Overview: This is a predicted structure of a 353-nucleotide part of an RNA (small-subunit ribosomal RNA, central domain) from a Thermoplasmata archaeon. Its mean pLDDT, the model's own confidence on a scale to 100, is 87. Lineage of the source: Archaea > Methanobacteriati > Thermoplasmatota > Thermoplasmata. It was read from a public genome assembly. Its Rfam family is "Archaeal small subunit ribosomal RNA". Rfam links the family to the GO terms structural constituent of ribosome and ribosome.
Context: one part of a larger RNA
RNA sequence: UUGAGCCUAAAGCGUCCGUAGCUGGCCGGGCCAAUCUCCGGGGAAAUCGGGCGGCUCAACCGUCCGAAUUCCGGAGACACUUCCCGGCUUGAGAUCGGGAGGGGGAGAAGGUACUCCCGGGGUAGGGGUAAAAUCCUGUAAUCCGGGGGGGACCACCAGUGGCGAAGGCGUUCUCCUAGAACGAAUCUGACAGUGAGGGACGAAGCCCUAGGGCGCAAACGGGAUUAGAUACCCCGGUAGUCUAGGGUGUAAACGCUGCAGACUUGGUGUUGGGGGUCCUGCGUGGGCUCCCAGUGCCGGAGCGAAGGUGUUAAGUCUGCCGCUUGGGGAGUACGGUCGCAAGACUGAAACUU
Numbered sequence: 001u002u003g004a005g006c007c008u009a010a011a012g013c014g015u016c017c018g019u020a021g022c023u024g025g026c027c028g029g030g031c032c033a034a035u036c037u038c039c040g041g042g043g044a045a046a047u048c049g050g051g052c053g054g055c056u057c058a059a060c061c062g063u064c065c066g067a068a069u070u071c072c073g074g075a076g077a078c079a080c081u082u083c084c085c086g087g088c089u090u091g092a093g094a095u096c097g098g099g100a101g102g103g104g105g106a107g108a109a110g111g112u113a114c115u116c117c118c119g120g121g122g123u124a125g126g127g128g129u130a131a132a133a134u135c136c137u138g139u140a141a142u143c144c145g146g147g148g149g150g151g152a153c154c155a156c157c158a159g160u161g162g163c164g165a166a167g168g169c170g171u172u173c174u175c176c177u178a179g180a181a182c183g184a185a186u187c188u189g190a191c192a193g194u195g196a197g198g199g200a201c202g203a204a205g206c207c208c209u210a211g212g213g214c215g216c217a218a219a220c221g222g223g224a225u226u227a228g229a230u231a232c233c234c235c236g237g238u239a240g241u242c243u244a245g246g247g248u249g250u251a252a253a254c255g256c257u258g259c260a261g262a263c264u265u266g267g268u269g270u271u272g273g274g275g276g277u278c279c280u281g282c283g284u285g286g287g288c289u290c291c292c293a294g295u296g297c298c299g300g301a302g303c304g305a306a307g308g309u310g311u312u313a314a315g316u317c318u319g320c321c322g323c324u325u326g327g328g329g330a331g332u333a334c335g336g337u338c339g340c341a342a343g344a345c346u347g348a349a350a351c352u353u
Stems, first nucleotide, its partner, number of pairs: 003325004007307002012321001014201004021194003025088006033081001035077007048066007091191001092188003095184003103177007110154002114150005120144002125136002162169002205248007215241002220236004258320006266298014302309002326353003335346004
C1' cells in the first nucleotide's frame, strides 16, 4: 500500500538476449473503437440535496420534488489515442571506406626465473628467524660454470591507457571469429524501446572423468612463541592451483548508482576516428584548432539530510522492468524446482523488541 522511495538509511536482478505484455517518429487521407457532447430509457428501497410536515426543539421520522458515476439505445464532434490506406527520413538497421584494440577460440614458437637429473670444479657448512629450532649436508650439500628434462608464468613496454554485456582479457606469430567508434549519405523505410515467464553467459572455490604436477599451498606433521596457541613466524606437505570434457551458478559479481531516449553553463587531461590551418630535415613527421565517440579530473546552476553529485547526473522530463515497507527470529523452517553432492533458487510464521 491510489503513497513514498531504491549511491551511503530497507531497496537495481551478476550480465546480456529475447516471448507475451506495456510504450512508440514526421506528413496526408479514411473509419469512429476509445473519448467528448446532446436526446431518450434505465438508474429498487435506504443514503444524499431542497420544500413542507410530526414528536415542546433537535437528533430522529413522514411526505413531495430533485440529484447521482457506472449501464442500454439513438444522433453528432474528430484535436489526441487505436485500427486501415498511402507517403517521408531524422529513430533503427543494412552497405561501402581507411584506421584502433590484453574482445573470443585453436595451433605453433619463444623468454627469464624455479625445480629435478647427469657429469666437472670446490669444502664445511647451508637454510631459516626478532632470536632460534625443527630441516638439508661427509653416500659431499650450499656455491661456481656446462649439459639435459619438467611444469607453471609472461618482467620491462604498462598509462585513473585499451577491449568486452558482465564475469573478465597482457610474450610473439599464424589461422578462424565477434563487436564498437569515425567517415561517406548508397539502400530498407519505424523495421523501435523495455522486457513478466524463458534462454545463454557467468571470478574464485567446490564436485565428476581422464591427464598433468615445477613452484605455491587449505587439511595435516614437526619446530618456535605463549599462561595456553587447535593461530600469527619457521621447516615440511596432500587436495587444489594447470589441461580436456562435464556439473555447480555463487561474490563487497561494486560505480554498493537497471535499460533506452530527449533537454540543461563550463574548464582541463587522455584514447580512437575525421575536418581545417601552419611548420617541415618531407617521413606512416610535428604544432595549433574544431567536430564525433570513449575514458578521467575540477567545477556552475540544479538536486540532495548531508557526504556529495554535477552533459559518463544523484539535474529536468518520458517509456518499460526489477526491488523496498522497523530490528531480531532468518535468508532459517516447511513445501516445491534444480543439483552427483556440497548446496542454489523460491521463501514464511510463532515469539521477541